The RNA shown here (transfer RNA) has 73 nucleotides and comes from Symbiochloris sp. SG-2018. Lineage of the source: Eukaryota > Viridiplantae > Chlorophyta > Trebouxiaceae > Symbiochloris.

RNA sequence: GGGUGCGUAGCUCAGUUGGUAGAGCAUAAGGCUUUUAACUUUCAGGUCGCGGGUUCAAGUCCUGCCGCACUCA
Numbered sequence: 001g002g003g004u005g006c007g008u009a010g011c012u013c014a015g016u017u018g019g020u021a022g023a024g025c026a027u028a029a030g031g032c033u034u035u036u037a038a039c040u041u042u043c044a045g046g047u048c049g050c051g052g053g054u055u056c057a058a059g060u061c062c063u064g065c066c067g068c069a070c071u072c073a
């Protein structure tokens, strides 16, 4: 340098055919407990890597960059 794939919550990951973005774990608060742990309930947490384009509407489609992994040389 070429090719393929990936980038979404603090972490691990969903998001199928474009239609207002979710789960588990963790954090916080409450319940239970003498207390802790365990169990349980609830809340919060997102410029969907950064831009541009298409569209009434983009995490999703197109495109340029950035980063990571694998692969070819």
Base pairs, nucleotide, nucleotide: 001072002071003070004069005068006067007066010025011024012023013022019056028042029041030040031039049065050064051063052062053061
Overview
The RNAcentral record of the sequence draws on ENA. Rfam family: tRNA. Rfam links the family to the GO term triplet codon-amino acid adaptor activity.